[in-house]
RNA sequence: GAUAGAGGCGCGGUUACCAAGAGUACCCUCCGGCCAUCCGGCAGACACCGGGGAGGGGAAAGGGGUCGCCGCCGAAGGGCCGUGUAGCUGUCUGGCGCGCGGUUCCUGGGCCGUCGGAGAAGAUCCGGGGGACUGUCACGAAAGUGGAGCGCUGUC
Numbered sequence: 001g002a003u004a005g006a007g008g009c010g011c012g013g014u015u016a017c018c019a020a021g022a023g024u025a026c027c028c029u030c031c032g033g034c035c036a037u038c039c040g041g042c043a044g045a046c047a048c049c050g051g052g053g054a055g056g057g058g059a060a061a062g063g064g065g066u067c068g069c070c071g072c073c074g075a076a077g078g079g080c081c082g083u084g085u086a087g088c089u090g091u092c093u094g095g096c097g098c099g100c101g102g103u104u105c106c107u108g109g110g111c112c113g114u115c116g117g118a119g120a121a122g123a124u125c126c127g128g129g130g131g132a133c134u135g136u137c138a139c140g141a142a143a144g145u146g147g148a149g150c151g152c153u154g155u156c
Base pairs, nucleotide, nucleotide: 001156002155003154004153005152008073010072011071012070013069014068016066017065018064026057027056028055029054030053031052038051039050040049041048042094043093044092045091046090047089076107077106078105079103080102081101082100083099084098085097087096088095108134109133111131112130114128115127116126117125118124136147137146138145139144
């Protein structure tokens, strides 16, 4: 250098189902109100829209979980940069969310607290730090300590 592999509550994608979204949006009926120096619609400006109650009916998307299946073992995730965007009422400027591309910048792996962020969320995910565990290599008689995937093991 090439190639084949290993880690395990391992990683990513996805059909179906399920929870949540939500008794919400919306529709119907009735009662009240009657158009706003107030409140809400991410921030600012301008505009626009909406605004109380009872009864009946009643979703979906985005975000998730599980089984199965598919692809895998820098799997992949994050940061940063660029770019797109039909979402957040419209326009402009920003921000957020989501997508795509680039990048040896960071992370061996999952788990459990904790803090922060995303999210409608007590779902779930992401990040910082802590803990024990686990695979691996190094040192060591051992107990143990230390390192990082740019690693480790087999073969050539």
The RNA shown here (Lysine riboswitch aptamer) has 156 nucleotides and comes from a chicken gut metagenome. The coordinates come from a structure-prediction model, not an experiment, and the mean pLDDT is 85. Rfam family: Lysine riboswitch aptamer. Its family is annotated with lysine biosynthetic process in the Gene Ontology.